[in-house]
Context: one part of a larger RNA
Molecule: small-subunit ribosomal RNA, central domain
Organism: metagenome
RNA sequence: UUGGGUUUAAAGGGUGCGUAGGCGGCUUAUUAAGUCAGUGGUGAAAGCCUGGAGCUUAACUCCAGAACUGCCAUUGAUACUGAUAAGCUUGAGUACAGUUGAGGUGGGCGGAAUGUGUCAUGUAGCGGUGAAAUGCGUAGAUAUGACACAGAACACCGAUUGCGAAGGCAGCUCACUAAGCUGAAACUGACGCUGAGGCACGAAAGCGUGGGGAGCAAACAGGAUUAGAUACCCUGGUAGUCCACGCUGUAAACGAUGAUUACUCGCUGUAGGCGAUACACAGUCUGCGGCUAAGCGAAAGCAUUAAGUAAUCCACCUGGGGAGUACGAUGGCAACAUUGAAACUC
Numbered sequence: 001u002u003g004g005g006u007u008u009a010a011a012g013g014g015u016g017c018g019u020a021g022g023c024g025g026c027u028u029a030u031u032a033a034g035u036c037a038g039u040g041g042u043g044a045a046a047g048c049c050u051g052g053a054g055c056u057u058a059a060c061u062c063c064a065g066a067a068c069u070g071c072c073a074u075u076g077a078u079a080c081u082g083a084u085a086a087g088c089u090u091g092a093g094u095a096c097a098g099u100u101g102a103g104g105u106g107g108g109c110g111g112a113a114u115g116u117g118u119c120a121u122g123u124a125g126c127g128g129u130g131a132a133a134u135g136c137g138u139a140g141a142u143a144u145g146a147c148a149c150a151g152a153a154c155a156c157c158g159a160u161u162g163c164g165a166a167g168g169c170a171g172c173u174c175a176c177u178a179a180g181c182u183g184a185a186a187c188u189g190a191c192g193c194u195g196a197g198g199c200a201c202g203a204a205a206g207c208g209u210g211g212g213g214a215g216c217a218a219a220c221a222g223g224a225u226u227a228g229a230u231a232c233c234c235u236g237g238u239a240g241u242c243c244a245c246g247c248u249g250u251a252a253a254c255g256a257u258g259a260u261u262a263c264u265c266g267c268u269g270u271a272g273g274c275g276a277u278a279c280a281c282a283g284u285c286u287g288c289g290g291c292u293a294a295g296c297g298a299a300a301g302c303a304u305u306a307a308g309u310a311a312u313c314c315a316c317c318u319g320g321g322g323a324g325u326a327c328g329a330u331g332g333c334a335a336c337a338u339u340g341a342a343a344c345u346c
Stems, first nucleotide, its partner, number of pairs: 004317003007300002012314001014201004021194003025088007033081002035077008049065006091191001092188003096183005103177007110154001114150008125136002162169002206247006215241002220236004258313006266291009295302002319346003328339004
């Protein structure tokens, strides 16, 4: 490179927006760049191939032909692709009317619990474990009651539920804001799909500055266990966890399944609409689930939310180890991240 692949064997980028590029709906006209056909020129010779000839044959040599799949010019064809012009509405979008939800940002408020403080009642234990001990307690603990303060998280509802591009999102309420869906069909008229680079977002941990610090809790200390116990268990406990601003840019960032479009057997549940004029339904659109057929698959399984049948575009893989290492480069305050080999070895 060709071919084959990417749920689990190596392999889908963490996610989106989007530049270049690639690909792209229906109709008409023009053009003729791609495409197709004819003709002319050129495509050295040798070699290869075919048919002959000459050395006794062969190798070898000679003659003739074919080929040289290409390039240039020219004359035509116009289905497809392209270009130009005009139009269309089904793709896409806008407007309108409804509707849905833990979607996002900022503010305010709430109760339970926990801890602490003060006061009161009250007396000898509490706590903890497999059993204990460290620990706390006569300077009055634990328990009970009242009041106050603090920070963090929001029981029940709660669900194979809902929303979001992903990460993720859950007390109540207000303001601002984004999105989806449905219904009607008014408007625009291909405005579309994908997307190398790029930009933005991106759990937890970690980092910087300043706050905050109830509970929990790496590190650390002590008590146990044990042959030992740098652990599991217990008592404490600092970073951190929380807030603001900035950085980091990684995860089993998982559906281990890229995005978009079309098509393809049934049954069933559920969420939001329409149905609707009050309730209920058939039906229907959108999402989330379960079972199963064809088909696919190495199988497990997937199966209209495909891993089926096709198309376009991107990303990635090519034996195990060495190794996501070394070196270089880029980014970062650092930690590290991204890019990413080889020798050698099996």